[in-house]
RNA sequence: AGCUAAAUAGGCGGUGGAGUUCGCCAUAACCGUCUUUAUGACCAAUGACUCCUGCUAGAGA
Numbered sequence: 001a002g003c004u005a006a007a008u009a010g011g012c013g014g015u016g017g018a019g020u021u022c023g024c025c026a027u028a029a030c031c032g033u034c035u036u037u038a039u040g041a042c043c044a045a046u047g048a049c050u051c052c053u054g055c056u057a058g059a060g061a
Stems, first nucleotide, its partner, number of pairs: 010025004016052006032042003035038001
């Protein structure tokens, strides 16, 4: 380096679980944003949709 056989049926998409779906990755994909870089500010449990759990705000009983 090639051939054969066997094994594996994956991981990721800014904080949990599950289903569906999309995309990306094996050389990796991925590892929030902004700013005055600070004892600073902001969104959010989704890549998308839905359900559950948790969190937050308001109203009613």